[in-house]
RNA sequence: UGGGGAGUAGCCAAGCGGUAAGGCAACGGACUCUGAAUCCGUCAUUCGAAGGUUCGAUCCCUUCCUCCCCAG
Numbered sequence: 001u002g003g004g005g006a007g008u009a010g011c012c013a014a015g016c017g018g019u020a021a022g023g024c025a026a027c028g029g030a031c032u033c034u035g036a037a038u039c040c041g042u043c044a045u046u047c048g049a050a051g052g053u054u055c056g057a058u059c060c061c062u063u064c065c066u067c068c069c070c071a072g
Stems, first nucleotide, its partner, number of pairs: 001071007010024003018055001026042005048064005
């Protein structure tokens, strides 16, 4: 430098055009003498950044950033 892949919460991770599931962790509560376990509740108005397309974008297009793989 060229090609390919990935980037979603503190961590893992689904979703692939109609305003983001789940798990772990955290926080509040119930229970308990206390703790653990269990149960209930809360937790993404910038889905890497900026533009574009669209009535509507995590999703499609363009450019850039970071990481990984391949080639030189």